[in-house]
Predicted 3D model of a 126-nucleotide RNA (c-di-AMP riboswitch aptamer (ydaO/yuaA leader)) from Sulfobacillus harzensis. RNAcentral holds the sequence, with entries from Rfam.
Order: sequence, then structure tokens, then C1' cells
RNA sequence: ACCUUGAAAGCGCCGAAUUCGUGUGAAGCGGAGGACCCAGUCAGAUCGGGGUGAAUUGUUUUAACAAGGGGCACGACCACGGCCCUAACCCGUCAGCUAACUUCGUAGGCGUUGGGGGCUCAAGGU
Repeated sequence: ACCUUGAAAGCGCCGAAUUCGUGUGAAGCGGAGGACCCAGUCAGAUCGGGGUGAAUUGUUUUAACAAGGGGCACGACCACGGCCCUAACCCGUCAGCUAACUUCGUAGGCGUUGGGGGCUCAAGGU
């Protein structure tokens, strides 16, 4: 430099939701509250306001469209194409950011069909 392989098995996907220990736990990952400074700015105030999450906004023929956002198989990344999702729940009149500090969660639900391209990593071969 070139070629081949990295897709069928206790495998993979969404999600923070895994690992160790076994004893109340710990580590890792994820979220919330919480100073100075900064931001905000005086008018409302039940028409409240806020949080997790991708799950919002606009139009309007009122269930559709559009824009925005999110996800998609086996080393990783990028763009193109294709397919899909755009929910649900919580706090309880209250919270901007936020060091120290305080505190909470670690569930649940599922099953892609080989799209090709670029770049890079690993293994093997020439």
C1' cells in the first nucleotide's frame, strides 16, 4: 500500500435506570432544591406558576397539515436516503442562574431486516 472480516446469539432497541455486595448498603449514571455576582423589573395575580421528558410551536377545513425536536443491529463517527415517535406523569400557590450544602430516582416497555457512501479503529492475509 492492497484485500477480507467486524449480523444469529443467553442478541438487540427506547430509557439515567447498570455493576458489586447481600446487611441496613456502595459505586456508577440521571434529576431537583440551594449564595455572592449576573439576570429580572413593578404591572398582573388564580387567567396562577413550575418540574421530569424528544414529546413543542404555528396554521386551521378541528383532525389534519407544516415547521421544529427525538429514535432506528453488532467497533466508533459524519452526511445522504428510508422508516418511526412527537406521549404521559408530577409539585401544589412555590422555586431564575447558582459554590458549599441538602435531597430524590436507578423503572418500565419492546424486537431491527441486512440502504448504500465517506472517514477512522481492530483482527487476519498478501
Taxonomically the source falls in Sulfobacillus (Bacteria, Bacillati, Bacillota, Clostridia). It matches the Rfam family "c-di-AMP riboswitch aptamer (ydaO/yuaA leader)". Rfam 15.1 lists 7,607 matches to the family in 2,262 species. About the family: This family represents a conserved RNA structure found upstream of the ydaO and yuaA genes in Bacillus subtilis and related genes in other bacteria. The ydaO/yuaA element is thought to act as a genetic 'off' switch for the ydaO and yuaA genes in its native state.